[in-house]
Parts: sequence; C1' cells; structure tokens
RNA sequence: AAACGGCAAACCAUCUGAAAGGAUGGGACGCAAAGUCAGGUGCCUACGUCCAAAAGGAUAAGGUCGAUCGGCUGCCGAA
Repeated sequence: AAACGGCAAACCAUCUGAAAGGAUGGGACGCAAAGUCAGGUGCCUACGUCCAAAAGGAUAAGGUCGAUCGGCUGCCGAA
C1' cells in the first nucleotide's frame, strides 16, 4: 500500500449547568492517535468576589485536548 475495524463536527431531541459547556440518542464534516492527562500557551464563560453613583469593567476556583506544545498509552502493516 491494502484490509479488519475505531472515533464523530455542524444540526436535531431529551436531560443537566449561573453561563461557557457537558451527558445520552440520532446524524457524519472530518480524524492515524479525533485514545488519555487541563501540565504550558491560547481561547470561551463570569455564579461568586472586587471596582463603580449607575451603565459597566476586572477576575477561574468553571470549561475547551476537534486550538497548539508537552506527558503517558496504543491497532494493522504488503512489496
């Protein structure tokens, strides 16, 4: 190379969460680590807290590994 297979974006339904988001089912845009760990950077949100006369602003202890770097683990493999 090839094959057996694997995962599942958007969107829809239900549940959940303050939100971002998450879970399950349907569904496939893609993915050779789209397996796993929020450790670095980035990004999203702001219940609470702080600032403010107010409008509003700041903030992760909440998220995101399908943003990127890194750690750990791993299937097949012809000429």